[in-house]
Context: one part of a larger RNA
RNA sequence: AACGAACGCUGGCGGCGUGCUUAAUACAUGCAAGUCGAACGAGAAAGUCCUUCGGGAUGAGUAGAGUGGCGCACGGGUGAGUAAUGCAUGGGAACGUACCUAUUGGUGGGGAAUAACCACGGGAAACUGUGGCUAAUACCGCAUGGUCUAGAAAUAGUAAAGGUGGCCUCUAUUUAUAAGCUACCGCCAAUUGAUCGGCCCAUGUCCCAUUAGCUAGUUGGUGAGGUAAAGGCUCACCAAGGCCGCGAUGGGUAGCUGGUCUGAGAGGAUGAUCAGCCACACUGGAACUGAGACACGGUCCAGACUCCUACGGGAGGCAGCAGUAGGGAAUAUUGCACAAUGGGCGCAAGCCUGAUGCAGCAACGCCGCGUGAGUGAAGAAGGCCCUUGGGUCGUAAAGCUCUUUCGAUAGGGAAGAAGGGCUUCAUAGUAAAUAACUAUGCGGUCUGACGGUACCUGAAUAAGAAGCACCGGCUAAUUUCGUGCCAGCAGCCGCGGUAAUACGAAAGGUGCAAGCGUUGUUC
Numbered sequence: 001a002a003c004g005a006a007c008g009c010u011g012g013c014g015g016c017g018u019g020c021u022u023a024a025u026a027c028a029u030g031c032a033a034g035u036c037g038a039a040c041g042a043g044a045a046a047g048u049c050c051u052u053c054g055g056g057a058u059g060a061g062u063a064g065a066g067u068g069g070c071g072c073a074c075g076g077g078u079g080a081g082u083a084a085u086g087c088a089u090g091g092g093a094a095c096g097u098a099c100c101u102a103u104u105g106g107u108g109g110g111g112a113a114u115a116a117c118c119a120c121g122g123g124a125a126a127c128u129g130u131g132g133c134u135a136a137u138a139c140c141g142c143a144u145g146g147u148c149u150a151g152a153a154a155u156a157g158u159a160a161a162g163g164u165g166g167c168c169u170c171u172a173u174u175u176a177u178a179a180g181c182u183a184c185c186g187c188c189a190a191u192u193g194a195u196c197g198g199c200c201c202a203u204g205u206c207c208c209a210u211u212a213g214c215u216a217g218u219u220g221g222u223g224a225g226g227u228a229a230a231g232g233c234u235c236a237c238c239a240a241g242g243c244c245g246c247g248a249u250g251g252g253u254a255g256c257u258g259g260u261c262u263g264a265g266a267g268g269a270u271g272a273u274c275a276g277c278c279a280c281a282c283u284g285g286a287a288c289u290g291a292g293a294c295a296c297g298g299u300c301c302a303g304a305c306u307c308c309u310a311c312g313g314g315a316g317g318c319a320g321c322a323g324u325a326g327g328g329a330a331u332a333u334u335g336c337a338c339a340a341u342g343g344g345c346g347c348a349a350g351c352c353u354g355a356u357g358c359a360g361c362a363a364c365g366c367c368g369c370g371u372g373a374g375u376g377a378a379g380a381a382g383g384c385c386c387u388u389g390g391g392u393c394g395u396a397a398a399g400c401u402c403u404u405u406c407g408a409u410a411g412g413g414a415a416g417a418a419g420g421g422c423u424u425c426a427u428a429g430u431a432a433a434u435a436a437c438u439a440u441g442c443g444g445u446c447u448g449a450c451g452g453u454a455c456c457u458g459a460a461u462a463a464g465a466a467g468c469a470c471c472g473g474c475u476a477a478u479u480u481c482g483u484g485c486c487a488g489c490a491g492c493c494g495c496g497g498u499a500a501u502a503c504g505a506a507a508g509g510u511g512c513a514a515g516c517g518u519u520g521u522u523c
Stems, first nucleotide, its partner, number of pairs: 001522003005519005012369006018362002020327001025325003029322003034070003039067002047058004077280003086205007095197002100193001102191006108142001110140002117132006148157003162185006171178003206252003213243003218240008255277004259270004282303005305316004333359001335358003341355001342353004372402004382393004406464001409458004416450001419447005425441006467512005472493003478507005488495002
């Protein structure tokens, strides 16, 4: 000098930050990932109204389910493991990439199922069986094959899905529809870009030699398999290599970095918050789906633990946000809102979002402000000291004259809001079109958790606001009383045994100040 600090005494306000460093211990409860009806087929009820009392209408094609699509691999948490399959820096070639961007071409014609639903069962439950019906942008063939793949070539193989709005110019029926046209959103193939990722190499990356030898897929080759991709990644065969005193192997410790703290620097220590990378998700193992996972709030198996059970069998995973128990010197609310920023889905409206924005708690830290200002000697009273003359607290107080920050009180009161929706109008584009859609623009209107907060104004009153440590030397600041090697102090030297500036108290003083000291740790 510093701190994610703790403890003791004390404590007025605000701004900005920070807040389980220990048990990667166990978790009650709530929430943290959904969304799309413009992909699809079905489809309630309460309530209200009518009623011929049978029912009907509305609610409503709503809710809630199901098939399907996209997302759930992001965001958020933790630091267990990892000394190199990691990280940092710099290179490299044998790769992938959903959504997004740009370009080109296409989107023809068929089929068979299945959930929901219905019927009948099993089970305590979780859940589940059989039969029957049905749709799709779900699934499967066929056609085409510019491309793409294989091949020297011939040749062979290889795709798709529709939906919504509008219209009658063309075509068909015919007066309004569509199998037609058109706009938009999609779908398929190929190429391009961007982004993100996988892989390889070099250099650097803690301690122990009281760890000196280690290694058979081991090191290399040939061939094959496998992968998105190079490669002993895997396998067969062949060779006998490979690493090591410039520290292999083994053991211990540890996430790494940008940074942070300190220091004149070199260096040393460290890796909270914020940012990048990695690893993990009760413990161990495995794959599935998918553009992407070997997947925190998915699946399967094994294990430990907890819970339910009708004993046959089942359920669970806070190192997400709050919160609980435990551990500990020690670390916060079971809060508000999606208004902003960002993310997912959706044409959109919108829905979801413990990301995020805010609020709450804590002097935990930094910074700022205040606790009054001027005047005032009878040097008051009182305390303390005293050589009894006086000295000191001390202009300090009182008194007088002012000010009113902050707080409290009364009134006013934001910015953060831009987009987007709806709507009037105008222009342009597509088009047959004055329709529709898209784009742009001028108006109008709706949207704020924080919050009646920040801020502003008014009135009133010095009014509501100072402590802590130290005073032998180091080290700024001394006297009296008490005690009598006792009680005690102490960072070091050392004080205390009857005149203690060192113990305890008081008065005075010194230093910091809403803090001050102590302890711990680092330089």
Record summary:
Predicted 3D model of a 523-nucleotide part of an RNA (small-subunit ribosomal RNA, 5' domain) from an uncultured bacterium. RNAcentral holds the full RNA, with entries from ENA and SILVA. Rfam family: Bacterial small subunit ribosomal RNA. Its family is annotated with structural constituent of ribosome and ribosome in the Gene Ontology.